[in-house]
RNA sequence: ACGAUCUUGUAGCUUAGUUUCCGGUGAAACCGGAAAGCGGGGGAACCAAUCUUCUGGGGCGAAUCGGUCUGCAAGGACCGUAGGGGACCAUCUAACCCGAGUCCGUCAGCUAACCUCGUCAGCUUUGGAUGGGUCAAUU
Numbered sequence: 001a002c003g004a005u006c007u008u009g010u011a012g013c014u015u016a017g018u019u020u021c022c023g024g025u026g027a028a029a030c031c032g033g034a035a036a037g038c039g040g041g042g043g044a045a046c047c048a049a050u051c052u053u054c055u056g057g058g059g060c061g062a063a064u065c066g067g068u069c070u071g072c073a074a075g076g077a078c079c080g081u082a083g084g085g086g087a088c089c090a091u092c093u094a095a096c097c098c099g100a101g102u103c104c105g106u107c108a109g110c111u112a113a114c115c116u117c118g119u120c121a122g123c124u125u126u127g128g129a130u131g132g133g134u135c136a137a138u139u
Stems, first nucleotide, its partner, number of pairs: 011124004018036007037119006047109001056107001057104004065080006083098003088132007
């Protein structure tokens, strides 16, 4: 100097998925609790729907909807696409990336009160223009 692995810390990104306190312990992680914050579901009147119910139906999520090849099928490999993402914010522009998965269990429109659940996981970088901000330095 380069490479690999492990631990800790810092700055950030996707996501609702963060913060504080108590205990297990003396520390981190982890586990069990309690709050705050954020997020989801159920649930009147009015409104909507008045038809739909095996062609089952519905929820979370950006993740829908098409096509080609292969296969008996399940599936697999691709090409597009609604939609979504990226170090202050918005708009425009150009390229890049994602475009999954999973839950309920025959059942749910909206929905105040009310009831209830979650607070994971995975990562490391886009340029330009316009407008508006923030911080620092100098005068």
The RNA shown here (c-di-AMP riboswitch aptamer (ydaO/yuaA leader)) has 139 nucleotides and comes from Cohnella sp. AR92. The RNAcentral record of the sequence draws on Rfam. The source organism's lineage runs through Bacteria, Bacillati, Bacilli, Paenibacillaceae and Cohnella. Model confidence (mean pLDDT): 82 of 100.